This is a predicted structure of a 361-nucleotide RNA (Bacterial RNase P class A) from an Aggregatilineales bacterium. RNAcentral holds the sequence, with entries from ENA. NCBI's taxonomy places the organism under Bacteria, Bacillati, Chloroflexota, Anaerolineae, Aggregatilineales. A source record names the gene rnpB. Its Rfam family is "Bacterial RNase P class A". It is annotated as a ribozyme. Its family is annotated with tRNA processing, ribonuclease P activity and dimeric ribonuclease P complex in the Gene Ontology.
[in-house]
RNA sequence: CAGGUCAGCCGGACGGUUGCGCCCCGCUUAGGCGGGGUGAGGAAAGUCCGCGCUCCAUAGAGUACGGUGCUGGCUAACCGCCAGGCGCGGCAACGCGACGGCAGAGUGCCACAGAGAAGUGCAUUGCCCCCGCAAGGGGGCGAGGGUGAAACGGUGGCGUAAGAGGCCCACCAGCGUUGCCGGUAACGGCAGCGGCUAGGCAAACCCCACCGGGAGCAAGGCCAAGCAGAAGCAAGGGGCUACUCGUCCCGCCAUCAGCUUCGGGUAGGCUGCUUGAGACGGCAGGUAACUGUCGUCCCAGAUAGAUAACCGUCACCCUCCUCGGAGGGGACAGAACGCGGCUUACAGGUUGGCCUGGGCA
Numbered sequence: 001c002a003g004g005u006c007a008g009c010c011g012g013a014c015g016g017u018u019g020c021g022c023c024c025c026g027c028u029u030a031g032g033c034g035g036g037g038u039g040a041g042g043a044a045a046g047u048c049c050g051c052g053c054u055c056c057a058u059a060g061a062g063u064a065c066g067g068u069g070c071u072g073g074c075u076a077a078c079c080g081c082c083a084g085g086c087g088c089g090g091c092a093a094c095g096c097g098a099c100g101g102c103a104g105a106g107u108g109c110c111a112c113a114g115a116g117a118a119g120u121g122c123a124u125u126g127c128c129c130c131c132g133c134a135a136g137g138g139g140g141c142g143a144g145g146g147u148g149a150a151a152c153g154g155u156g157g158c159g160u161a162a163g164a165g166g167c168c169c170a171c172c173a174g175c176g177u178u179g180c181c182g183g184u185a186a187c188g189g190c191a192g193c194g195g196c197u198a199g200g201c202a203a204a205c206c207c208c209a210c211c212g213g214g215a216g217c218a219a220g221g222c223c224a225a226g227c228a229g230a231a232g233c234a235a236g237g238g239g240c241u242a243c244u245c246g247u248c249c250c251g252c253c254a255u256c257a258g259c260u261u262c263g264g265g266u267a268g269g270c271u272g273c274u275u276g277a278g279a280c281g282g283c284a285g286g287u288a289a290c291u292g293u294c295g296u297c298c299c300a301g302a303u304a305g306a307u308a309a310c311c312g313u314c315a316c317c318c319u320c321c322u323c324g325g326a327g328g329g330g331a332c333a334g335a336a337c338g339c340g341g342c343u344u345a346c347a348g349g350u351u352g353g354c355c356u357g358g359g360c361a
Base pairs, nucleotide, nucleotide: 001357002356003355004354005353006352007351008350009349010348012314013313014312015311016310017309018308020039021038022037023036024035025034026033027032041332045343046342048341049340050339051338052337053216054215055214056213060245061244062243063242065212066211067210068209069208070084071083072082073081074080085099086097087096088095089094100207101206106205107204108201109200110199124145125144126141127140128139129138130137131136153172154171155170156169157167158166173197175194176193177192178191179190180189181188182187220271221270222269223268229262230261231260232259233258236250237249238248239247240246252265253264278297279296280295281294282293283292284291285290316329317328318327319326320325321324
């Protein structure tokens, strides 16, 4: 320098004019006016996981159902993160993996092609023996060819009519198992033994281990307002995911002894609400995720939803020419109880680590 790979940051700046939400202060006396402060994001998004909070029972029991799935750690928790192991891809940096079950509890599936696709299976092309003049017939054989993603270990030898793990034949691969060593563990290394061989698929059923009650801020609490009934029942309905057990309740007003169904009315204000697993910085522990401690700071709270519009100067990008100007452009998107993640979108700019190749000193 070129190519790659991983991680991070920014996502216009300043000034002026007008306007909006919230908070504070002052003046008015209730209509406001003046001043000051503050006012979206890295994803506020999708609502896919997890948690806090609230109500339903203290969140219950059993079955069903659902989720997760190598090991160790972090965390409030997680389908998250960090570190490690194993497998696969890449020359490498690095990336990807639902990665529990030797698929040896059982069931099921394996397209097309192929003779045969899983049990003791397959004679299509073939090989060998016998009978026959021949055509052909009977038998033995899974070694070779061919099909396929996958064909029941591989190479060599012995053996045989031809063959075959048929062979306590050699070596190799793979699996299981025993012992030793390293590691917390997943796992790895070495040595021995065994049957000679057992296909793949569990994001198929299933099995095993662990986890999971429901609904959501329109949760929930307080205040205010308020009109008209009718029918049915001896009990009913509803919530607690489904069923059983158990248990609790019956938006408000009007009506009604009670409940159910139909109908009528009310859906306004306050609270919850933003100080929190909070942000930033230092130090300490840890490989890291993260944790502890100290200091500083307060950082939107709207309710159909404010956070904006315009102008000027500069910076950035594009185009044009008389090289100094002119014209144009600015992504994805936008709070609605909060927080931790994941995923997805994003014009353009920028920083650093590492890898590979080349050049120069």